Predicted 3D model of a 95-nucleotide RNA (Glycine riboswitch aptamer).
Model confidence (mean pLDDT): 81 of 100.
């Protein structure tokens, strides 16, 4: 000195403190949103197999393939708590 998790400490959006029932518990059910907990999809690419070609190659199928994009399965829509992400810290792993 460089990295990947872990724990502390922090900072940290967005959307109804709606409608109905009710034993009054954030319990049930409606309607309407909202993406930043998990979750689902993929584009460059890259494996590989066919066909075609003298090659160079190209074409098509599987598979793998990221995000704060995308769905809204999950979760959320006073605050509280939770939060992706960022910044401090710490004792240990590693190179």
């Nucleotide at each position: 000195a460089g990295g990947a998790a872990a724990c502390u400490c922090u900072g940290g959006a967005g959307a109804a403190u709606c409608c109905c029932g009710g034993g009054c518990a954030g319990c049930g059910g409606g309607u309407g949103c909202c993406g930043a907990a998990g979750g689902u999809g993929c584009a460059a690419g890259a494996c590989u197999g066919u066909a075609c070609g003298a090659a160079a190659g190209u074409a098509c199928a599987u598979u793998c393939g990221a995000a704060u994009c995308u769905c809204u399965c999950a979760g959320g829509c006073a605050a509280a708590a939770g939060g992706a992400c960022g910044g401090a810290g710490c004792a240990g792993c590693u190179u």